A computed fold for a 67-nucleotide RNA from a soil metagenome, annotated as transfer RNA. Its mean pLDDT, the model's own confidence on a scale to 100, is 82. Rfam family: tRNA. It is annotated as a transfer RNA. Its family is annotated with triplet codon-amino acid adaptor activity in the Gene Ontology.
RNA sequence: GUAGCCGAGCGGAUAAGGCGCCGGCCUUCUAAGCCGGAGAUCCCGGGUUCGAAUCCCGGCCCGCCCG
Numbered sequence: 001g002u003a004g005c006c007g008a009g010c011g012g013a014u015a016a017g018g019c020g021c022c023g024g025c026c027u028u029c030u031a032a033g034c035c036g037g038a039g040a041u042c043c044c045g046g047g048u049u050c051g052a053a054u055c056c057c058g059g060c061c062c063g064c065c066c067g
Base pairs, nucleotide, nucleotide: 001060004019005018006017012050021037022036023035024034025033043059044058045057046056047055
């Protein structure tokens, strides 16, 4: 290592938010702005626990530092 991209989360949320995408409003048109919507096996496999994105173990990939 969490949605196409960026990223919050630190045991009890329907898993935030931004960009992007889709629809609508507005506009002569576009952009901007406003409203609404869809989308995440939380890298993989085990374990602990009533409960795991979060804790533990083992892997895989990437980045950084040292030699």